Context: one part of a larger RNA
Molecule: small-subunit ribosomal RNA, central domain
Organism: Eucalyptus regnans
């Protein structure tokens, strides 16, 4: 390599842009480079295939002869494919007119709670747990009122819902900004789709420099339990959570399902948005798009289940797999400030 594959048995890159490359809508024309056809040269001889002949016969020998196939000329066909040229509008994007959202990113505002720190009341426990003890508290704790102060995080609304590639978005307003979806069809006129490299963005935890530290809480240090107890339970508690600037680059980054188009029974509910019907008017009912879910039909699937949001019927270019354990380890190389991250074997063994 062919092949088989890729929810869950190895295996779809966390995630999108986007070079190279690969594939690519509909009409009519050129040209002939793939293609196809027809002939000619040629691929020494020996093998090998056929048919004949010769050694009693076979092995051996020996005569003749083709197929297909590869290269190379010459002539011709033009549906694909390319190519040339002109042209459509379905794909694709522009604009005009609306929507709906925790989409980004900054400022600015707010209420409840926790702590703490001040006052006043008030006086003997408090807190913790299975039971307790460390703790804290007559120098006045706990409760309970009023004032102050900080930082984080937003109750109810909340949903089977919303929104972003995708990690992720939720108090409230306000500038600024991205992309969706609808309708309508005015413009361009294939301007498409994947994408090896690469180059963004990527929780959480760390990492380096500053600021910040209310609760929480790895480490730690006390009580406890226990045969011990480097833990589960309890009392404190520092990193860090929090914020600016830069790194890490990785997760069960999951839907364990990578994009993109076409097709291929229903039903039932929700979000957004036309249209019809109703109606004074909003519901209500029919119905198109575009997204979320349930259930199932063919159909696939080892089953499990998947089922127009496919795991179903084709296409298309990409990533990845090829028994197990040795091993995501060893060596090198890139990348990091460091942790490490990436690319990644073999012996030996079942």
């Nucleotide at each position: 390599u062919u092949u088989a594959g890729u929810g869950u048995a190895a295996a779809a890159c966390a995630u999108a842009u986007g070079u190279a490359a690969a594939u690519g809508g509909c009409u009519u024309u050129u040209u002939a480079a793939g293609u196809c056809c027809a002939u000619c040269g040629u691929c020494a001889a020996a093998u090998c295939c056929c048919a004949g002949g010769g050694c009693u016969c076979a092995a051996c020998c020996u005569u003749g002869g083709a197929u297909a196939g590869g290269c190379g000329g010459u002539g011709g066909a033009a549906a694909c494919u390319a190519u040339c040229a002109a042209g459509c509008u379905g794909g694709a994007g522009u604009a005009c007119g609306g929507u709906a959202g925790g989409g980004g990113c900054a400022u600015a505002g707010g209420a409840a709670a926790u702590u703490u720190c001040c006052g006043g009341u008030g006086g003997a426990g408090c807190g913790g747990u299975g039971a307790a003890a460390u703790g804290c508290g007559u120098a006045g704790a706990g409760a309970u009122c009023g004032a102050a102060a900080a930082g984080a995080a937003c109750a109810c609304c909340a949903a089977c819902g919303g929104u972003g590639a995708a990690a992720g978005c939720a108090c409230u307003c306000u500038a600024c900004u991205a992309g969706g979806c609808c309708a309508a069809c005015a413009c361009u006129g294939a301007c498409a789709c994947u994408g090896a490299g690469a180059g963004g963005c990527g929780a959480a935890a760390g990492c380096u420099a500053g600021g910040g530290g209310a609760g929480c809480a790895a480490a730690u240090g006390g009580g406890a339990u226990u045969a011990g107890a480097u833990a589960c339970c309890c009392c404190a508690g520092u990193a860090g959570u929090c914020u600016u600037a830069g790194c890490c680059g990785u997760a069960a980054a999951u839907g364990a399902u990578g994009g993109a188009u076409a097709c291929u029974a229903g039903g039932c509910a929700c979000u957004g948005u036309g249209c019809g019907u109703a109606u004074c008017g909003a519901c209500c009912c029919g119905u198109g798009c575009a997204g979320u879910g349930c259930u199932g039909u063919a159909g696939c699937u080892a089953a499990c289940g998947c089922g127009u949001u496919a795991a179903g019927u084709a296409u298309u270019a990409u990533g990845c797999c090829u028994g197990g354990a040795g091993a995501g380890u060893a060596c090198g190389u890139u990348c990091g400030c460091a942790a490490g991250a990436a690319u990644g074997a073999a012996a030996c063994u079942c």